A computed fold for a 72-nucleotide RNA from a Candidatus Pacearchaeota archaeon, annotated as transfer RNA. RNAcentral holds the sequence, with entries from ENA. Its mean pLDDT, the model's own confidence on a scale to 100, is 81. Its Rfam family is "tRNA".
RNA sequence: GGGUCCGUAACUCAAUGGUAGAGUAACUGCCUUUUAAGCAGUAAGUUGUGCGUUCGAGUCGCACCGGACCCA
Numbered sequence: 001g002g003g004u005c006c007g008u009a010a011c012u013c014a015a016u017g018g019u020a021g022a023g024u025a026a027c028u029g030c031c032u033u034u035u036a037a038g039c040a041g042u043a044a045g046u047u048g049u050g051c052g053u054u055c056g057a058g059u060c061g062c063a064c065c066g067g068a069c070c071c072a
Stems, first nucleotide, its partner, number of pairs: 001071007010024004018055001026042005048064005
């Protein structure tokens, strides 16, 4: 320098172009003599950035940023 893949909650991952979710963790409450476990609930997201296509983009296109691998 070229190519392929990946980037979504603190972490691991979902999500036919049509309300962004789950588990773990955190927090609150219940339970318990207490802790843990269990049960119920709450909060946490500029979906890497920008532009475009579209009535509508996490999803499609382009560029860029970051990471992994391959080729040179």